The RNA shown here (c-di-GMP-I-GGC riboswitch aptamer) has 85 nucleotides and comes from a Deltaproteobacteria bacterium. Its Rfam family is "c-di-GMP-I-GGC riboswitch aptamer". For this family Rfam cites "Bioinformatic analysis of riboswitch structures uncovers variant classes with altered ligand specificity" (Weinberg et al., Proc Natl Acad Sci U S A, 2017).
C1' cells in the first nucleotide's frame, strides 16, 4: 500500500413512528432496522432539495442570493481486524 460484511471484535443506522426547533427543506433526542467496509469526517466539484427574488394567466424557466444534505457521485482527511506485496 492493494483487497475484503461469507471470519472475528465492534460499529453506523434507511424506511416509520413520538416529542421538540424551522417559513421550508431539514435537524435533534428516543424508539426501531432496510442496509453499510469507511453509511467516520469535510459542503471542494457535479447533481438533487427548500426559501427569497424575478419571469410566467399559472406552470415552467433564470439566479454574482440564503439555507439543507456526506446513505446521490467524485474529490481530501482520520481509522479497527484480516490478507496479499
Nucleotide at each position: 500500500u492493494u483487497u475484503g460484511a461469507c471470519a472475528a471484535a465492534g460499529c453506523c443506522a434507511a424506511a416509520c413512528c413520538u416529542a421538540u426547533u424551522g417559513u421550508a427543506a431539514a435537524a435533534u433526542a428516543g424508539g426501531g432496522a432496510c442496509g453499510g467496509a469507511a453509511a467516520g469526517c469535510u459542503a471542494c466539484g457535479g447533481g438533487u432539495c427548500c426559501g427569497a427574488u424575478u419571469u410566467u394567466u399559472u406552470a415552467u424557466g433564470a439566479u454574482g442570493c440564503g439555507g439543507a444534505a456526506a446513505g446521490c457521485c467524485g474529490g481530501g482527511u482520520u481509522g479497527c481486524c484480516a490478507u496479499g506485496a
Model confidence (mean pLDDT): 83 of 100. NCBI's taxonomy places the organism under Bacteria, Pseudomonadati, Myxococcota, Myxococcia.